[in-house]
Context: one part of a larger RNA
């Protein structure tokens, strides 16, 4: 920037990409076959392996948010607490996040047209003959199906609802994340839960000692204050003011 106003919801599929992999075991059945050894097709059942894809409950791993322990120094006048640097100073946990080794799924059923190939009928050639008219079966291949993109499909499609020069809509501007180098997108902007912050809560971390609870016991769990809380309600504190630009055959 187009799609002959403009918004918004929901679509069609022309097209194009992906998926398509292998084992083992059990049944059938120690059956068909085979003197015997041996041992099936077909057709059901369970289960893996390596691929893919989504997810974070569970198992881990990050986790320089966070909570504890500790060493050295230095600073907060001194103690006490405390904070600065030392790879995060070292080590011991660890939400939410991303995340794989973890969890879950999945190639499939099935249909149409065929290949080799195997056929039914059948002449030419009174016979044969799957073919020359006519027909029927046949593959992980082909089209479909499955899972995605998808009207710049310029052939720019379709249905509904609403609005409009009395300004419909859009932009810029601010809080901002399910989005993210930048744009872009998405959600909100007081008619308000968009961030922040306040409160409650899930959860992290955490001294003995006593305590509750399991165990004959060695032991194990849980369970306080503090301190934090990227999750999760809920609350207009605080910031999302006001405003400004752009801006449509309003036909027939």
């Nucleotide at each position: 920037c187009g799609u002959g106003g403009g918004a918004g919801u929901c679509u069609u599929g022309c097209g194009u990409g992906g998926u398509g992999c292998c084992g083992u075991c059990a049944c059938u059945a120690g059956u068909a076959c085979g003197a015997g050894a041996g041992g099936a097709c077909c057709g059901u059942g369970a289960u893996g392996g390596a691929c893919a894809g989504a997810c974070c409950u569970c198992c881990g791993g990050u986790u320089u948010a966070c909570c504890g322990g500790u060493u050295g120094u230095g600073c907060c006048g001194c103690c006490a607490g405390g904070u600065g640097c030392a790879c995060c100073g070292c080590c011991g946990g660890g939400u939410a996040u991303c995340u794989g080794a973890g969890u879950c799924u999945g190639g499939a059923u099935u249909g149409g047209a065929u290949a080799a190939g195997c056929g039914c009928u059948g002449a030419a050639a009174g016979c044969a003959u799957c073919u020359a008219a006519g027909u029927g079966c046949g593959a992980a291949g082909c089209c479909a199906g499955c899972c995605g993109c998808a009207a710049g499909a310029u052939g720019a499609g379709g249905a509904c609802u609403c609005c409009a020069u009395u300004g419909a809509g859009g932009g810029u501007c601010g809080u901002u994340g399910u989005a993210g180098a930048c744009u872009a997108c998405g959600a909100c902007g007081u008619u308000g839960a968009u961030a922040g912050g306040g409160u409650g809560c899930a959860g992290g971390u955490c001294u003995a000692a006593a305590g509750a609870c399991g165990g004959u016991g060695a032991c194990g769990u849980c369970a306080a204050a503090g301190c934090c809380g990227a999750g999760c309600a809920c609350u207009a504190c605080u910031a999302a003011u006001u405003g400004c630009c752009c801006g449509a055959a309003a036909a027939c």

This is a predicted structure of a 252-nucleotide part of an RNA (large-subunit ribosomal RNA, domain VI) from a Lachnospiraceae bacterium. The coordinates come from a structure-prediction model, not an experiment, and the mean pLDDT is 84. The organism belongs to Lachnospiraceae, within Bacteria.